A computed fold for a 96-nucleotide RNA from Vogesella oryzae, annotated as Glycine riboswitch aptamer. The source organism's lineage runs through Bacteria, Pseudomonadati, Pseudomonadota, Neisseriales and Vogesella. Rfam family: Glycine riboswitch aptamer. Rfam describes the family as follows. This family represents the bacterial glycine riboswitch.

RNA sequence: CAGGCAGACAGGAGAGAUCGCCCGGGUAACCACCCAGCGGCGGCGCCGAAGGGGAAUCGCCCCGAAAACUCUCAGGCAAAAGAACUGUCCUGCCCA
Numbered sequence: 001c002a003g004g005c006a007g008a009c010a011g012g013a014g015a016g017a018u019c020g021c022c023c024g025g026g027u028a029a030c031c032a033c034c035c036a037g038c039g040g041c042g043g044c045g046c047c048g049a050a051g052g053g054g055a056a057u058c059g060c061c062c063c064g065a066a067a068a069c070u071c072u073c074a075g076g077c078a079a080a081a082g083a084a085c086u087g088u089c090c091u092g093c094c095c096a
Base pairs, nucleotide, nucleotide: 003094004093005092006091007089008088009087010086011085016044018043019042020041021040022039023037024035025034026033027032045077046076047075051073052071053070054069057065058064059063
């Protein structure tokens, strides 16, 4: 002076605030009506940027690596949070 990992800070996309049932509160004589939720179970539709699989392609080609491509198992579909990835750093560790 490069590089790797971690940390802190800043940025950071997509897709239903979907449908049914259950659970809670209120009003009402009854039928019934209204309100609420990071709640539970199920249905249909969808997303691609945690993770995972496939894989164009590359290499030292029985093998290995592997995209912003692909699948959608997991995850997600108001906001918030999370988030691949990007940038910065009087920070810590490793290291040619």